The RNA shown here (Purine riboswitch aptamer) has 102 nucleotides and comes from Jeotgalibacillus sp. R-1-5s-1. Model confidence (mean pLDDT): 80 of 100. The model forms 100% of the base pairs in the Rfam consensus. Its Rfam family is "Purine riboswitch aptamer". Its Rfam clan is "Purine riboswitches". Rfam links the family to the GO term purine nucleobase biosynthetic process.

[in-house]
RNA sequence: UGAAACUUAAUAGUCUUUCGUCGUAUAACGUCGGGAAUAGGGCCCGAAAGUCUCUACCAAGUCACCGUAAAUGACUUGACUACGCGGAUUGAAUUCAUAUGU
Numbered sequence: 001u002g003a004a005a006c007u008u009a010a011u012a013g014u015c016u017u018u019c020g021u022c023g024u025a026u027a028a029c030g031u032c033g034g035g036a037a038u039a040g041g042g043c044c045c046g047a048a049a050g051u052c053u054c055u056a057c058c059a060a061g062u063c064a065c066c067g068u069a070a071a072u073g074a075c076u077u078g079a080c081u082a083c084g085c086g087g088a089u090u091g092a093a094u095u096c097a098u099a100u101g102u
Stems, first nucleotide, its partner, number of pairs: 001097004005014003015091001018088002022084004026056001031047005041066002050057001058078007
């Protein structure tokens, strides 16, 4: 700027707020750098990577392992965030096409 209300048995539905479930993402995972602790210890800081993805990348516990060194490992349980179907809930009433801008 233009067009029309449509579906339904209906007084219902369309758009929206919030909540919890479920699904997808990611494995709350792996890599690297600097520093710290040392069997009563096993952490702290940072970087990149991972997702058609913003954010997050931790906590607690159990077991193991390291004979004092520089390095941890396995397992269990527990989230947040983004998006989506359906449900509940809140306030509404709309939708479609084209163009331009963010």